[in-house]
RNA sequence: GCCGAAGUGGCUCAGUGGCAGAGCAAGUCCAUGGUAAGGACUAGGUCACGGGUUCGAUUCCCGUCUUCGGCU
Numbered sequence: 001g002c003c004g005a006a007g008u009g010g011c012u013c014a015g016u017g018g019c020a021g022a023g024c025a026a027g028u029c030c031a032u033g034g035u036a037a038g039g040a041c042u043a044g045g046u047c048a049c050g051g052g053u054u055c056g057a058u059u060c061c062c063g064u065c066u067u068c069g070g071c072u
Stems, first nucleotide, its partner, number of pairs: 001071007010024004018055001026042005048064005
């Protein structure tokens, strides 16, 4: 230099055009004589960034950045 993949709560990841979700972690409560395990609820997101298409974009297109892999 070229090609490809990935970027979404604190962490690991779903989500292929119409309400942004799960598990773990955190907080509150239930339960227990008490603890762990268990159960209920709550909070937490500029969907990497900028543009475009569309009535509508996390999703489609273009560019940029970062990480990883491959080729040279």